RNA sequence: UCUUGUUAAUAGCAAACCUACCGUGAGGUAGGGACGCAAAGCCAAGGGUCAGACAUUUCUACCAAAAAUGUUCUGAUAGCCUGGUUGCCAGG
Numbered sequence: 001u002c003u004u005g006u007u008a009a010u011a012g013c014a015a016a017c018c019u020a021c022c023g024u025g026a027g028g029u030a031g032g033g034a035c036g037c038a039a040a041g042c043c044a045a046g047g048g049u050c051a052g053a054c055a056u057u058u059c060u061a062c063c064a065a066a067a068a069u070g071u072u073c074u075g076a077u078a079g080c081c082u083g084g085u086u087g088c089c090a091g092g
Stems, first nucleotide, its partner, number of pairs: 002092004012037002017032006035079001041085003045082003048077005053071006
């Protein structure tokens, strides 16, 4: 430097759910809690998903509401995938 993660050791993270706070929302932060994780460390660049906004259509006498579809829009997700980047232990 590349590669592997079945076993061992040391350390780490923390899903659902609950409480408090922030946010219109997706969701986030802190505490509790552990389903899991060898990058479940970090980065929203590509795809996906989700929320918001807007447009169109359906419906309707009209408006509103609702539903469906869409977007050179605004966001969320790194524990959806790809990519980038850094790194612990052990083996080869």

The RNA shown here (c-di-GMP-I riboswitch aptamer) has 92 nucleotides and comes from a Nitrospirales bacterium. Its mean pLDDT, the model's own confidence on a scale to 100, is 82.